[in-house]
RNA sequence: AGUUCCAUAGUGUAGCGGUUAACACGUCUGCUUUACACGCAGAAGGUCUGGGUUCAUGUCCCAGUGGAGCCA
Numbered sequence: 001a002g003u004u005c006c007a008u009a010g011u012g013u014a015g016c017g018g019u020u021a022a023c024a025c026g027u028c029u030g031c032u033u034u035a036c037a038c039g040c041a042g043a044a045g046g047u048c049u050g051g052g053u054u055c056a057u058g059u060c061c062c063a064g065u066g067g068a069g070c071c072a
Stems, first nucleotide, its partner, number of pairs: 002070006010025004018055001027043005048064005
């Protein structure tokens, strides 16, 4: 160089082209406790980048970037 796959909250994962982007752990606030932990209630935090298709893309297509595998 060629080829296949992956990229979604801090971490690990879901997400038939339309519904509020969901779950677990974690973080923060409050309640509870003498205090901590557990428990309960609530909050913050998001689709790798840029184009294209579409009435409408997390989802489909192209390119780029990064990562993993195969061949040599």
Transfer RNA from Pteropus vampyrus, 72 nucleotides, folded computationally. The coordinates come from a structure-prediction model, not an experiment, and the mean pLDDT is 81. The organism belongs to Pteropus, within Eukaryota. RNAcentral holds the sequence, with entries from Rfam. Its Rfam family is "tRNA". Gene Ontology term of the family: triplet codon-amino acid adaptor activity. By type it is a transfer RNA.